[in-house]
A computed fold for a 1460-nucleotide RNA from a metagenome, annotated as small-subunit ribosomal RNA.
RNA sequence: AGAGUUUGAUCCUGGCUCAGAACGAACGCUGGCGGCGUGGAUAAGACAUGCAAGUCGAACGGGUGCAGCAAUGCAUCAGUGGCGAAAGGGUGAGUAACACGUGGGAAUCUACCAAAGAGUUCGGGAUAGCUCGCCGAAAGGUGAGGUAAUACCGGAUGAUGUCGCAAGACCAAAGGGGGGGGUCGCAAGACCUCCUGCUUUUUGACGAGCCCGCGGCCUAUCAGCUUGUUGGUGAGGUAAUGGCUCACCAAGGCUAUGACGGGUAGCUGGUCUGAGAGGACGACCAGCCACACUGGAACUGAGACACGGUCCAGACACCUACGGGUGGCAGCAGUCGAGAAUCUUUCACAAUGGGGGAAACCCUGAUGGAGCGACGCCGCGUGGAGGACGAAGGUUUUCGGAUUGUAAACUCCUGUCACUGCAGAACAAGGGUCUCAAAAUUAAUACUUUUGGGAUUUGAUGGUAUGCGGAGAGGAAGGGACGGCUAACUCUGUGCCAGCAGCCGCGGUAAUACAGAGGUCCCGAGCGUUGUUCGGAUUCACUGGGCGUAAAGGGUGUGUAGGAGGCUGGGUAAGUCUGAUGUGAAAUCUCACCGCUCAACGGUGAAACUGCAUUGGAUACUGCCUGGCUAGAGGUCUCGAGGGGGAAUCGGAAUUCUUGGUGUAGCAGUGAAAUGCGUAGAUAUCAGGAGGAACACCAGUGGCGAAGGCGGAUUCCUGGAGAGAUACUGACUCUGAAACACGAAAGCCAGGGGAGCAAACGGGAUUAGAUACCCCGGUAGUCCUGGCUGUAAACGGUGUGCGCUAGGUGUGCGCGGAUUCGACCCCGUGCGUGCCGAAGGUAACCCAUUAAGCGCACCGCCUGGGGAGUACGGUCGCAAGAUUAAAACUCAAAGAAAUUGACGGGGGCCCGCACAAGCGGUGGAGUAUGUGGCUUAAUUCGAUGCAACGCGAAGAACCUUACCUGGGCUUGACAUGUUACUGGUAGAACUCUGAAAGGAGGACGACCCCGCAAGGGGAGGUAACACAGGUGCUGCAUGGCUGUCGUCAGCUCGUGUCGUGAGAUGUUGGGUUAAGUCCCGCAACGAGCGCAACCCUUAUGAUUAGUUGCUUUUGCACUCUAAUCAGACUGCCCUGUGAAACGGGGAGGAAGGUGGGGAUGACGUCAAGUCAGGAUGACCCUUACGCCCAGGGCUGCACACGUACUACAAUGCUCAGUACAGAGGGUUGCGAUACCGCGAGGUGGAGCUAAUCCCAUAAAACUGAGCCCAGUUCGGAUUGGAGGCUGCAACUCGCCUCCAUGAAGCCGGAAUCGCUAGUAAUGGCGCAUCAGCUACGGCGCCGUGAAUACGUUCCCGGGCCUUGUACACACCGCCCGUCACAUCAUGAAAGCCUGUUGUACCCGAAGUGCCUCUGGCCCUAAGGUAUGGCCGGUGAUUGGGAUGAAGUCGUAACAAGGUA
Repeated sequence: AGAGUUUGAUCCUGGCUCAGAACGAACGCUGGCGGCGUGGAUAAGACAUGCAAGUCGAACGGGUGCAGCAAUGCAUCAGUGGCGAAAGGGUGAGUAACACGUGGGAAUCUACCAAAGAGUUCGGGAUAGCUCGCCGAAAGGUGAGGUAAUACCGGAUGAUGUCGCAAGACCAAAGGGGGGGGUCGCAAGACCUCCUGCUUUUUGACGAGCCCGCGGCCUAUCAGCUUGUUGGUGAGGUAAUGGCUCACCAAGGCUAUGACGGGUAGCUGGUCUGAGAGGACGACCAGCCACACUGGAACUGAGACACGGUCCAGACACCUACGGGUGGCAGCAGUCGAGAAUCUUUCACAAUGGGGGAAACCCUGAUGGAGCGACGCCGCGUGGAGGACGAAGGUUUUCGGAUUGUAAACUCCUGUCACUGCAGAACAAGGGUCUCAAAAUUAAUACUUUUGGGAUUUGAUGGUAUGCGGAGAGGAAGGGACGGCUAACUCUGUGCCAGCAGCCGCGGUAAUACAGAGGUCCCGAGCGUUGUUCGGAUUCACUGGGCGUAAAGGGUGUGUAGGAGGCUGGGUAAGUCUGAUGUGAAAUCUCACCGCUCAACGGUGAAACUGCAUUGGAUACUGCCUGGCUAGAGGUCUCGAGGGGGAAUCGGAAUUCUUGGUGUAGCAGUGAAAUGCGUAGAUAUCAGGAGGAACACCAGUGGCGAAGGCGGAUUCCUGGAGAGAUACUGACUCUGAAACACGAAAGCCAGGGGAGCAAACGGGAUUAGAUACCCCGGUAGUCCUGGCUGUAAACGGUGUGCGCUAGGUGUGCGCGGAUUCGACCCCGUGCGUGCCGAAGGUAACCCAUUAAGCGCACCGCCUGGGGAGUACGGUCGCAAGAUUAAAACUCAAAGAAAUUGACGGGGGCCCGCACAAGCGGUGGAGUAUGUGGCUUAAUUCGAUGCAACGCGAAGAACCUUACCUGGGCUUGACAUGUUACUGGUAGAACUCUGAAAGGAGGACGACCCCGCAAGGGGAGGUAACACAGGUGCUGCAUGGCUGUCGUCAGCUCGUGUCGUGAGAUGUUGGGUUAAGUCCCGCAACGAGCGCAACCCUUAUGAUUAGUUGCUUUUGCACUCUAAUCAGACUGCCCUGUGAAACGGGGAGGAAGGUGGGGAUGACGUCAAGUCAGGAUGACCCUUACGCCCAGGGCUGCACACGUACUACAAUGCUCAGUACAGAGGGUUGCGAUACCGCGAGGUGGAGCUAAUCCCAUAAAACUGAGCCCAGUUCGGAUUGGAGGCUGCAACUCGCCUCCAUGAAGCCGGAAUCGCUAGUAAUGGCGCAUCAGCUACGGCGCCGUGAAUACGUUCCCGGGCCUUGUACACACCGCCCGUCACAUCAUGAAAGCCUGUUGUACCCGAAGUGCCUCUGGCCCUAAGGUAUGGCCGGUGAUUGGGAUGAAGUCGUAACAAGGUA
C1' cells in the first nucleotide's frame, strides 16, 4: 500500500466481497509446563444451606460458672446504654436529567479527627433486664412488683453563641479509669495528680447539600407545549437559596439554534481501531450517579428516606393447631431456570485497610491467597550434532527415474520442563510481655506518655518459590489451507450426483475448486469457524466527494428568518493572536531509568492530557458603534423595438349545416375492400342564409415573457427589459429554509356554447386471434364565464447572482463615427440570440465570454439495483389524486460513454445464371437407385438444410460382413518375451465323426549351426505365464484428411502517429478493376498471407528428331508424334471535360485485353464430417464385446422423399444404304480371319507385353422407303416359355439372348433445378471397380450444335462504406405482461389480545402535618369505574411484491423492432 467482481474488450460511475487489528467471547479438532491477568454480557428470573456487622464489663444493674471463710476477683451471658451499622461489597433495572464531564458560584451543614478557649454545679422521677400471673401452635404480647446508669428530666451558671438597630431576652453538661507523700475521714473516700469522657464556642480538615455557563444519542411519519405554569408581594418550610409549599396579584414562560412527544441509553477517565481527523464501545481498574422483590412512606441519626432497619399495600414463596405468622443473595460461595456461553457451597485474618475498645483483643466472603477454565497476553519445551547405499515403505512415473529425504535407522552428545531425593526462603514490620536508659508531666523517683537498646512471641499462601543432586531422548504436536484474490500440486474415486463456496464461481467421464491419499505452504499448544467493532470505504467526503448524459438543479418567480457583503477614517476588543496563573484526580498512552533469570507484569520520574476558567497585552483581518465616499444598487430625463398581459369591437378565407336553382348515378374510402351517403335526387355546381372554432401567406435556430407560454386587425388599460444623457440618493446589495403568487395538457364542479376534430362506444376491414394499427360514424372533451386541481421528457435533461479568462462569423434592436443631398455599404460600441473554435475542463461524448473553464456567495438535491415514488401516518383536494415518505425481503450487479463485431421488414455503392431475357428439365407415368418409415431373429454402421439422400460403396449370391441364428476354440486367426518338456519331434497321405469349423486317430517321416562323437543350440510343436485381440464407446479428448462460406477479395503485421484506454490510422476518400487490380490524394511509411503471374493442357508458327505414323519414290513438304523455342505485352494509333490508372474504338495477328480449360482454396467460421480407411488418449470386454464355421440378413414393403433412365412420339418411329472420331484398355489379358447358332454365345487360337495386334461396325447426321396422329409400326413395364455366360454355388438374390405378352403414359398442380459458347441441348464411344453383375451410376472422349441478356426495381448469396442497437452463444439474439404451480417477507381487514399513557370520578393503607383530638381533615401508594391516545401481537379473507433449467397465451420494447 491494495485486490477480486458488471464487458467480446475498454474507460468511468457504483455497490458487493477479501487481505489487517481487536474481543469479558462461543463452537469444532487438538492439548506438555510455568508466570501475569481475566471469567453470569442472557432472566434487575427464582433461591435450599453456610457465612458477609459488630464491638465495648475502663457507662449500668443483674444472672450463671470457677476460686476464696468473706470482702472480692476472674470468665461468660441476655438486657439498658455508647459508637458503628449511611462505610466497605454488589448490580446497571430506571434515568436524555445539572444524572455525568468540565469550569465557575453563594445562601449552607459536617459524627469521629486536629488546634484554641471556657465549663463539667445542685437535684429528681422512671424503665428494661429480673420475679410472679395471664393469652397464643408459634412469632410474640400483656398485667403487677421491685431496680441501675455516661439512659431520661428539672433547677443553677452562662458568652467570643442565638435573636435583636440597641436595650435586653434566651440556651449546656456525665461520668469512668490509674497512681499517690502530707492533711481529714472508721472505711469508702475527700484532696492532689495523670489519662479519658461529657457540655459549649471559634477555626481547620474531611465529607455532603444547592445554583449556573458550556459539552456529549436517534426521530419532524412528534409542531406547537405549559396553570404552580412564568413573574411579583407576603407567609410557611429547609442545614441552606428557590413555586419547594400556600394565599393574593399580574399574564406570562418555552419553541425550527427543535420546545412538547416517542425510541434507545447509566455518565466519565478511558478501551478498540485509524496516518490523522474521525468511528464504535464504556468488561476488568478508577471517579460520579442510580437501585436493593414491586410501589408508597416516614422514623432514628452528624449523615438514610437506609442492600443484610421500621410501617403500609401488592406479587411470589415457606410455616401453621387455619386463628395467624415469616422471608427478600443486583454481598461471598453455591442451586434451579433460560441460554451458544461464564468458576470453588476453598484457606486466612499472616499482610493492607475498616468498625468497636484505654488496651489486649474481637469482627471483617473488604482484602490477601489457593482452586477450576488454553478465555487472553507473555515465556519455555517436545531435543542437538554427525549421518547416502540417498535403505525400506508410501506416492508418482514418459518406467529411465523423481519425491518423502539427513528425514529415519545408526554414532556421539546435552539435560530445560515434567519425575524423583535433599536443603529451603522473602513478604515480619509492628503489637504484647519482661527488662534497661533518657525525656515530658507532676508535690512526686508513683502513674501515664514519648524516644532508644536487649530478650521472647506472630506466615493463610507453603515444605510453595528457589538451590543442589539423580535418572533417562526417555513423558510432551497439532490445526488449517493448497482455482484466482492468497504462500502452497499431483494421483485416485465421483460424474450438475454426492458435495464445496468469503466474492468470482467449481461438479454433466481426463475436476490442481467435491471426497480420499501422497506431497507442499502457513501458524504452532494451539489452529480454524462463527459473531461483533474499526479499518481498507475519499462508500456521508471538516481534513476529503458530487449533481448536462452514470444517483442527483426545486416547474417558475416574489420574498421572511438566516448566511454572505464595496471604498475610506475614528472608537471598541466579541471573534483572532500571544504571555502568565489556576485547573485538567489516580490509573491508562508515550519516553527514560529500574525490579521480577527474559518477557508479559510491576515501580520511580518526566512528558502529555490538544480542554476550561481568570488575567495582562496586540489590533492586520472579521464583528459591533460612529463619520465620510461613489465604482455596486436605485432614481430622473429622452428615445426607439417587441405574437409581454387584460378588456372590448371588427374582419375575410375555409369546414359543416340549411333554403332555393341547375343536374344525374354515382359519391366517399382503401394496399385492396367493405361498412357509410345517394333515384325520397347525393357527389358536383350557382346564389342566399346560420353558426362555432382557428387566424394561411408575412414567418425567420427572428421577437417578447420569470417560467408555463404568446401569432388576423383596431381602440383603451397595464407590466418588464434595453440604449443615450444625468448636477439625485449614498451600500439602500446578493441569495433565500418557511410562506405567498403564477403554473401546458388532461381531469373535476356550476352555467353557457358546440362548426370542425375526437377518448369511450357502434360498425366495416385486416388477422390464427385483433378489445389495435386502416376505414365509416360518434359522445364526453376541445370553446366562453366563475371555481378547483398543481402535475409534465414543466428539458438547455445545465439553480440564482457577481467577477475574470484568445478569437472568428451570422442574426434582431439601439447609439455613435466616417461618408453622402439624404441614405445604403463601411468602422466602433451596447443589449439579446445562434454557429465554429484557443487555452482550460471532461470517463468520454462534448462544453468553451449565453462555460460543463478559473473563483466567490447562497439555496435545492444525491449516496448500489429491485421492492418504490409504493405501504402506513400526516397535510391538501369534491373526486381523480397530489405532497411528504419508509421497511421486510431479494440480487451482485444495475448503469454512463466510447470500441470492435454481428444484425436491421436502415441507407448508399458494387458483384454473382441472383433476378430478368432465353433453352432444356424436375414435380405427373413406368422402371432403376439412395433415404426415411414400417417390418424383422437380423434387416450391420455411418452421412441429415444449403454443405445427407446413384453419399462412404471404383461392384453385398458365398467371401466381402462389421448384423442375426446355430455349432465350435480359449496364449487364441496375428506379434514379442520368459520358463519347462519334446527325435518317432515338425510335417503328413489316409481313416472315423460332423453342415463345416472342430474333434479323435495316423502309415510314413524330416531340416539348420557347433562338435570326431556323445551331446549342445536353433527352427518347429506342446504346456504355463506375461500378453494378444475388439468395425466395442467417446469426432464434444485428438492428430491427419475433407466439406462449406468461396476462387469470395479479403485477413494481418512492423515502425510511426492519434486516443487515458479498448482501439484507430495504414485497409478510409476520388477514380478504376475480375481482384486490397492499379492510379491520385492522405500521418502515415513499409511488409506478409491471399489476387495476379510462375506450372499443366489447348489454339498458331518455327526448329530438331522421327517408328509402329504419313507418303510410299527419294523422304518427312503434308497429317501426326514429342521435345525445344517463338508469339500477346494495352506493345502501336485514335479517343475521354483529363494528370494518371483505366475505359472505348482501330490496325496487325492463329489468338486481344486474365484467349479457353485445369491444378492452385488467405485469416478464419460451422465443438460441420470422419475413432467403421489408417493413427491415437482415456474408458469398457477378456472361455468373450476376441477368433473360426454353416445358414440367413444387409435385396424384406400399406407408404413418403431425393437423384436418374426410358417415354408419352411425325424435328418422330421402323427398315435399307452410306460417311466421319477422339480418348482409353489389354498376357490368369485383349482376342482377329474362319466355322456353328436367329441371337446371347460357342469352337478355335493368327497377332499383340501394344502409334504395329485386338477390343472396334462409332452413333446422331446424310440418302431412300414405309408409317399418317391412333394408346398407334409410339411406349416399353409386367408376365409366360426357351436358352446363353460367369462362378463350389444364380432358390432367397446375377447379367444377357430369343419367342410370346404389351401395363402406365398423349408433356405433367403448387412449386422448383441447370445453363451465357464449342456452352446448353443432343448422339454415341471408352475406362476404373470386377469371376460375373443390379452401370440407367461415376470418371473421361469425340460428333452435331443453338437461343438470350433491356437492365439491376424485386428474390437469394456475397463485398465495401455509413447509421441505429437494450444483440456479443451475436436476430434461430434479446426481452415484456397476464394466467397456472411452489416458497418467502409484507400492506389492508370484521374483530380479538397484551403493553403504555392521558382525563374524570369512586374508594383509600401506612405516614408527615393540622384541628374544636376516643375523633376528624388535607395530601397520597395500591385498587376500581368510565372514556380517549399511542406502540405492538394475532386474524377468515384480500392486495400487490420477490424468488423459482426447460408450463400456458400472446409479442409490448431493443433495428424505422415491422403503427418511431

Source information:
The RNAcentral record of the sequence draws on SILVA.